c-di-GMP-I riboswitch aptamer from Hydrogeniiclostridium mannosilyticum, 84 nucleotides, folded computationally.
[in-house]
This record gives sequence, C1' cells and structure tokens, in this order.
RNA sequence: UGAAUAUUUUGGCAAACCCGAUGAAAACCGGUGACGCAAAGCUAUAGGGUCUUCGUCCUUUGGACAUGACAGCCAGUUGCAGCA
Repeated sequence: UGAAUAUUUUGGCAAACCCGAUGAAAACCGGUGACGCAAAGCUAUAGGGUCUUCGUCCUUUGGACAUGACAGCCAGUUGCAGCA
C1' cells in the first nucleotide's frame, strides 16, 4: 500500500417472535433471544432505491405528495486480524 480474504487471534454486532415504552404510521428505544453478518462500524440534502401518510392538494368513494422512516437494499466512507 492492497477494502483483494485460502488459513487465522482477540473478540464484535444482533434477525424474527415475545414483553414494555414512543409514534398517525412506517419505524425506533429498552429487555429477552440468536437468524445470520469480515464491516450487520459510521453516513439519510453526496447518489440511487424502498416503506408510511398525521397533514396538504386534487378529487370522489379514489389518487398524488415527504418536512417522516429504512444503512441487515445498493452505495459512499472509515477500520481490526492474518496473508502478500
């Protein structure tokens, strides 16, 4: 320097279900619990994509729109160990 990982250390994170709380909802926080993850670390006005609709607008039995949310969707960015 290589974000490439055959072997490999210390370890790390924590899905779903359930309980409590916040929220209109998506979802998030705490507890429990581990499905899995070499970035399942960080970043949501750097980009794409997805979800929700209190509210707003148009309308009529409906439709559109984030100032909301998702990083364990892609992505950007920063790292540990071993190896070369």
The sequence is in RNAcentral, with records from Rfam. The prediction has a mean pLDDT of 78.